Predicted 3D model of a 72-nucleotide RNA (Pistol ribozyme). The model forms 100% of the base pairs in the Rfam consensus. Its mean pLDDT, the model's own confidence on a scale to 100, is 88.
RNA sequence: ACUCGGCUAGGCGAGUAUAAACAGACAUCAAGCCUAGCGCGUCUAUCCCAUUCCAAAUGGGGUAGGGUUGUA
Numbered sequence: 001a002c003u004c005g006g007c008u009a010g011g012c013g014a015g016u017a018u019a020a021a022c023a024g025a026c027a028u029c030a031a032g033c034c035u036a037g038c039g040c041g042u043c044u045a046u047c048c049c050a051u052u053c054c055a056a057a058u059g060g061g062g063u064a065g066g067g068u069u070g071u072a
Stems, first nucleotide, its partner, number of pairs: 001016005006038006025071003032040001042066010
């Protein structure tokens, strides 16, 4: 200096051409390292499609809503 831990800014941390991780104070949560915003992922409801003899369940998509918590 660059890349990475969803995106932007800051923080914390890691790596060196790779994009991961046992790291990121400790635990907790589906909620991704933290804060703010976003609402990507995730959760709930509902509708559609597929699977199914029917239903339920599962996977994908649309709409609406919510948006880890606690202790230092």